RNAcentral holds the sequence, with entries from ENA. Predicted 3D model of a 64-nucleotide RNA (transfer RNA) from Schizochytrium aggregatum. The coordinates come from a structure-prediction model, not an experiment, and the mean pLDDT is 81. It matches the Rfam family "tRNA". Rfam links the family to the GO term triplet codon-amino acid adaptor activity. NCBI's taxonomy places the organism under Eukaryota, Stramenopiles, Bigyra, Thraustochytrida, Schizochytrium.
RNA sequence: GUGUAGCUCAGUUGGUAGAGCGUUCGGCUCUUAACCGAAUGGUCCAGGGUUCAAGUCCCUGCAU
Numbered sequence: 001g002u003g004u005a006g007c008u009c010a011g012u013u014g015g016u017a018g019a020g021c022g023u024u025c026g027g028c029u030c031u032u033a034a035c036c037g038a039a040u041g042g043u044c045c046a047g048g049g050u051u052c053a054a055g056u057c058c059c060u061g062c063a064u
Base pairs, nucleotide, nucleotide: 001064002063003062006021007020008019009018015052022040023039024038025037026036027035045061046060047059048058049057
């Protein structure tokens, strides 16, 4: 320095957490692939503090 979905990563000034890939189902096709549509997704590393409100700020620890 980094830790957020199965994987790769976003997340603005603190205001109810997203994309791509993947997976499943459907459409299309003689079939497969590709393409199109839908669905599926999270205790945001753990504990504590501040705050009306923390992924975001502060402290400690853990992993790398």